[in-house]
RNA sequence: AGAGUUUGAUCCUGGCUCAGGAUGAACGCUAGCGACAGGCUUAACACAUGCAAGUCGAGGGGCAGCGGAGGCGAGUGCUUGCACUUGCCAGACGGCGACCGGCGCACGGGUGAGUAACACGUAUGCGACCUGCCCGUAGCAGGGGGAUAAGCGGAAGAAAUUCCGUCUAAUACCGCGUAAUAUCUUUCGGGGGCAUCCCUGAGGGAUUAAAGGAAGCGAUUCCGGCUACGGAUGGGCAUGCGGCGCAUUAGCUAGUCGGCGGGGUAACGGCCCACCGAGGCGACGAUGCGUAGGGGUUCUGAGAGGAAGGUCCCCCACACUGGAACUGAGACACGGUCCAAACUCCUACGGGAGGCAGCAGUGAGGAAUAUUGGUCAAUGGCCGGAAGGCUGAACCAGCCAAGUCGCGUGAGGGAAUAAGGCCCUACGGGUCGUAAACCUCUUUUGCCAGGGAGCAAUGCCGUCCACGUGUGGACGGAAGGAGAGUACCUGGAGAAAAAGCAUCGGCUAACUCCGUGCCAGCAGCCGCGGUAAUACGGAGGAUGCGAGCGUUAUCCGGAUUUAUUGGGUUUAAAGGGUGCGCAGGCGGUCUGUUAAGUCAGCGGUAAAAGCCCGGGGCUCAACCCCGGCGAGCCGUUGAAACUGGCGGACUAGAGAGGAAGAGAAGUAGGCGGAAUGCGCGGUGUAGCGGUGAAAUGCUUAGAUAUCGCGCAGAACUCCGAUUGCGAAGGCAGCCUACCGGCUUCUAUCUGACGCUCAGGCACGAAAGCGUGGGUAUCGAACAAAAUUAGAUACCCUGGUAGUCCACGCAGUAAACGAUGAAUAAACGGCUGUCCGGCCCGACUGGGGGGUUGGGUGGGCGAGGCGAAAACGAUAAGCAUUCCACAUGGGGGAGUACCCCCGGCAACGGUAAAAAUCAAAGGAAUUGACGGGGGCCCGCACAAGCGGAGGAACAUGUGGUUUAAUUCGAUGAUACGCGAGGAACCUUACCCGGGCUCAAACGGCGGAUGACAGGUGCAGAGACGCACCCUCCUACGGGCAAUCCGCCGAGGUGCUGCAUGGUUGUCGUCAGCUCGUGCCGUGAGGUGUCGGCUUAAGUGCCAUAACGAGCGCAACCCCUGCCGACAGUUGCUAACGGAUAAUGCCGAGGACUCUGUCGGGACUGCCGGCGCAAGCCGUGAGGAAGGCGGGGAUGAUGUCAAAUCAGCACGGCCCUUACGUCCGGGGCGACACACGUGUUACAAUGGCCGGUACAGCGGGAAGCCAGGCGGCGACGCCGAGCGGAACCCGAAAACCGGUCUCAGUUCGGAUCGGAGUCUGCAACCCGACUCCGUGAAGCUGGAUUCGCUAGUAAUCGCGCAUCAGCCAUGGCGCGGUGAAUACGUUCCCGGGCCUUGCACUCACCGCCCGUCA
Repeated sequence: AGAGUUUGAUCCUGGCUCAGGAUGAACGCUAGCGACAGGCUUAACACAUGCAAGUCGAGGGGCAGCGGAGGCGAGUGCUUGCACUUGCCAGACGGCGACCGGCGCACGGGUGAGUAACACGUAUGCGACCUGCCCGUAGCAGGGGGAUAAGCGGAAGAAAUUCCGUCUAAUACCGCGUAAUAUCUUUCGGGGGCAUCCCUGAGGGAUUAAAGGAAGCGAUUCCGGCUACGGAUGGGCAUGCGGCGCAUUAGCUAGUCGGCGGGGUAACGGCCCACCGAGGCGACGAUGCGUAGGGGUUCUGAGAGGAAGGUCCCCCACACUGGAACUGAGACACGGUCCAAACUCCUACGGGAGGCAGCAGUGAGGAAUAUUGGUCAAUGGCCGGAAGGCUGAACCAGCCAAGUCGCGUGAGGGAAUAAGGCCCUACGGGUCGUAAACCUCUUUUGCCAGGGAGCAAUGCCGUCCACGUGUGGACGGAAGGAGAGUACCUGGAGAAAAAGCAUCGGCUAACUCCGUGCCAGCAGCCGCGGUAAUACGGAGGAUGCGAGCGUUAUCCGGAUUUAUUGGGUUUAAAGGGUGCGCAGGCGGUCUGUUAAGUCAGCGGUAAAAGCCCGGGGCUCAACCCCGGCGAGCCGUUGAAACUGGCGGACUAGAGAGGAAGAGAAGUAGGCGGAAUGCGCGGUGUAGCGGUGAAAUGCUUAGAUAUCGCGCAGAACUCCGAUUGCGAAGGCAGCCUACCGGCUUCUAUCUGACGCUCAGGCACGAAAGCGUGGGUAUCGAACAAAAUUAGAUACCCUGGUAGUCCACGCAGUAAACGAUGAAUAAACGGCUGUCCGGCCCGACUGGGGGGUUGGGUGGGCGAGGCGAAAACGAUAAGCAUUCCACAUGGGGGAGUACCCCCGGCAACGGUAAAAAUCAAAGGAAUUGACGGGGGCCCGCACAAGCGGAGGAACAUGUGGUUUAAUUCGAUGAUACGCGAGGAACCUUACCCGGGCUCAAACGGCGGAUGACAGGUGCAGAGACGCACCCUCCUACGGGCAAUCCGCCGAGGUGCUGCAUGGUUGUCGUCAGCUCGUGCCGUGAGGUGUCGGCUUAAGUGCCAUAACGAGCGCAACCCCUGCCGACAGUUGCUAACGGAUAAUGCCGAGGACUCUGUCGGGACUGCCGGCGCAAGCCGUGAGGAAGGCGGGGAUGAUGUCAAAUCAGCACGGCCCUUACGUCCGGGGCGACACACGUGUUACAAUGGCCGGUACAGCGGGAAGCCAGGCGGCGACGCCGAGCGGAACCCGAAAACCGGUCUCAGUUCGGAUCGGAGUCUGCAACCCGACUCCGUGAAGCUGGAUUCGCUAGUAAUCGCGCAUCAGCCAUGGCGCGGUGAAUACGUUCCCGGGCCUUGCACUCACCGCCCGUCA
């Protein structure tokens, strides 16, 4: 000192949370010792028991109890007088219960209920007071009297207690005498002050005192008594200032405020009373309500502050609750009295007793707080002459980690870095860890033993000294310690007896494994957990602190988040709707004075303790002791700049006067035309009106339209504007009157008269309310018609209040510039406008231009400011003054309640809390999105052609079914997809039968000798059983196989959301980025934007950007033209030969063709447009023309897209099975639904016959010419060809015929029969052939797909897989061969720019209401 958390990211605002310190604490786990301090915060709840205030016999009478001189009696012993024992008498004596009396009990101790108060703190005052004991000074004490308690006697009562009679004492009580310096009064004089007054000198008058006791032979001494004055101490009273919450408490007050006179008091005072007056307090917060003992101090904080008031000290208040007085120096009295009430107890029921907030202790309450301990040894208190007594004050001990401080639990060495745990990349390494073991050493604390303090000095006794025979001092002596045999010291044994707690995702220091699987749980905030959790639980390890550690609660801090120090209000919370203005706050220039503020010196006070500084004592420290420091308040002496007060002067602020001026400022009255509606009349005829389209409505009783006349009410077209005026709301036809404000010029006057403004007063749009009028238009409500899923809306037709006027009320608005008012100083530029001055100029009209002063309305913008957007002389800049607001996170809520105020009401003003969230929010950024905009593209639409959707079948999928119907793919981007071949196999699924080193493979060891092969038997088969046959050798052995054991296996089991690789899609769309620079606080922007252009971020121009990369294009392949080279199995023009004919043969390379290598096209040329890039042209040339056509090629990325079943791979799971082998079944099921296809519905056709023309390709377990057989599939025979040579081979087309619109000579499903072929095997479940049968279907609803040229459409052919084939699929090939595109409004998708945004998982978003 900061950090986390709002966002995709950013800056800001803003709250929440954390890290720190603290505590009279509590709870959890743990616990060795000591010192010092602390310990009912709750029920001021109730209390059993004991103790906490007595003492004095030197005040007194006495004698219950104890002792006892003395006396009497009895007994015993016996030395007959003593001793002992015992009983009685005995107050002489020691003493002493109870009693009278004195002093104390008003202190000490407890508690914090009450109290917001002169209660407390601080500083003063008392000329308005008291003060026992104590100190000092002066003086006095003469002489009497009457009682009473105890006691004795009696009585009542259960008791507590009370009553009657009688005796008696005092330092108890009462007269008398004496008495002043006291008190009162009075006369004369002096002095002082603060109003009433006070002091003092002299004199007179009046009033008021007392107590004795002890010691001594005594003198006398001591202790007391009384009066007065003074001191000290303690108190009482008064006053200034200070310290709390609510204004949702605004008025309070009748002894109230004051006076005069009295009473009362120690004393002042309405403290009380009579009379008189009407005051007193209050926005500087009275009164009320709530809360609370106050302070020294304590905690925190850099401080200013904030919070607290336990222990200790001071003050106050209280003592079961409430009230009251008595006694006394002092009380309205904690352990006194009386009364009342509640509670508890006793009771003989009549009546009594009690008060722990003293110390212990009990119950209760509570999260929670100790012993019914010891001692008066010390300190202190009361009494006493003293000894001494009493003292739960106090000092000690006990209990409690409840706090602070200190100490310890060992130190050094020690590596095979052991074992073991844990982790890993796991032959091995890391870590616990020098840690342990082991060796050496030490012994604090604890344990044992011994010694053993200080706290102790007074007092007492004795001796001595000084002064005043008592006090004080010195020395000596005896006694005297609760704590305690404690502290401390010494010795002994012995590492011996002594470590935990919390945490480890970020904040915040510390990481891995296992378990769990949005479960269990964690969490202070953010947030973790849904199968790989460093966040849950455990373990290992680590980190932090340590006899403690965590948690909870509370306070301060961090929080500049109440901002004095030290903040704000355009948009984040926050400027009052506006003005006037009292109080208040602030205030121009010069000068004099004053000294309130201010500053300085000195003095007083600020208790002690505490904090801080210096020093000292306990071994150190905590702790304790000594000294110092001090804000504030009061006093005093100075200073005089500033603020204030008072006085004087001034004119720059403000105001007045004079002159001029602009304006929709206001109020009242009058006038005007157009429009609208209505009335009357005319013309005129069928509609009008209204809408997206309609309907309701009006109209033949004559509407609408049109003309004329008239009436009514409301509003003022054009001018008109970026204009003007006003404080705001607001103000618009014209004229008049009245009236407010403003501006300029002048500088005649006043002389600070000013600014702001809480309350207050006034104004205040629209709607609304009251009364009365008015009502043309428009028009809430309402009615009807539409729209719609609905439509209590938007649209339409009507229409009441209202809209208008007068008077009154209301008092709110996004009353906005979301920006309060005023003042001063500080750049430029542009454009208006108003008023005035000056100049130019024009000229007889006063237009225009320039300049200057002031005002006013806008835009840009330097510096500056701001989070940014923005603001910027009209500030949101720099400053000053005043007011308002905010009371301070969001919502709850401008709501409730109350209250209050206002209102006729509606309502307005003021204005919370509970519970809840970790945000809410501002500005800006990147994207995505928009039924926003601009530009552009694509078979995207449109224009066309052909399909799908209807039928049957094929195939895939869903669903259903099933033992199983294996699995995956699921909008586009799954569904003739993985699969380019499911009868067995495949095969992963199901049923059944087997195997467990395993179906396959590698390695090691051992055994057997081959294994393989063949045959037979059983079996569904796998396999089992039996038999036959069995290797090489250099003889050492080798090799294969089988068996046994072991190490590796195996898994199409899970996770595509752990992955690699591959793929789909946006999309062959034109985009996606980087470096440096620049801009921005930053996210980010710029570049990549703009203009033109392109298929293209293609290029050109422009440009704070300049370059570059991945994409585009090009380079590659096929195809279209030409050339060169090469010609066999291809070709055949020329030559020759041959044939029935044919390149058939010789030959040839010309052509076609095949193959290789080149050329060709580049807007190159011309014209037009254009800066250029480029575009256009029926251009030329050319095979091809503006990318010639097609392919391959797929940027950054998106969809947690697809695939763990192609393969690979992390993790998890199975191991006589989730592995593996075999037989059979299933993947082919079938009420249904969908996708993709095939064939059709026919005549542009079907059928029959005839006749042509391809290309890509394939072929040896093959393609198969040809021949024969069969209607045919095919079979048999058989040549050629591993292929430019042989084989497979077209169909549509064309020609001829037939059918004639029909469910047909269309269509071919389905079914029956008979066959062929492949194959171990065609039942489930193959294809093909022939004969027969001949279903649906007559062109397909909503909707939807493909295609822009050799394309669509149509026709056939080939190939892969493959024994065969469910292929109508897929991939290729050629044949025939169209139509259409105006165009880009619309649908879909996409690109660029821009705009809005509360979206960013990004519109399939977000979000609101209702219900559950």